[in-house]
Molecule: Glycine riboswitch aptamer
Organism: soil metagenome
Parts: sequence; structure tokens; C1' cells
RNA sequence: CCGCGCGGGAGAGUCUCCGCGUGUCCGGCUCUCGCCGGACCCGGAGCGCCGAAGGGGCAAAUCCUCCCCGGAACCUCUCAGGCGCCAGGACCGUGCGG
Repeated sequence: CCGCGCGGGAGAGUCUCCGCGUGUCCGGCUCUCGCCGGACCCGGAGCGCCGAAGGGGCAAAUCCUCCCCGGAACCUCUCAGGCGCCAGGACCGUGCGG
């Protein structure tokens, strides 16, 4: 320096609309067939937002130096990714291996 395991690990709408998707649950109606509504899940679309996987850039500011050039980042841009939970997650600690 690289890889793996364990622990910690932030931010931002579980927003709005569409779908009937032979999905799940609850309630109502019905003699039956069945129908309706709500919640969740799934798929799609729209707008708003976040930045700490990755990626782009030094245009600003900051740092590496007193300056130029150059470089870097948790700086910046948001392509990607993310905005309930799960997962992911820079970075920190720790154990093991190369």
C1' cells in the first nucleotide's frame, strides 16, 4: 500500500400522479356471480432535494509553498448513486492475509 471480516458511520420527500399488477391485509355491499373503498408492496411518470460508493473539474474558496506552474480533497458539479426500513456508505477503530 492492497484485500477480507467485525464495530461505529451523516445528509435529503415512505411528496404527487398513474397503473389494476390475476400481490397481501382490513372494512363495506350482495341470495349468488361479484363489486367498491382504504393501507402496504410492486411497476412507471413528474417535480423537489442530498452527497460520504464511483465519476468530472480546478471556475470559486481552502490546503500543499513566499510567488508562478502544478496537484489534492469530506472543495465544487450532481453524470451515476441516494432521499421510510433493509441495503449502500467516504472516513475512523480493530483482527487476519498478501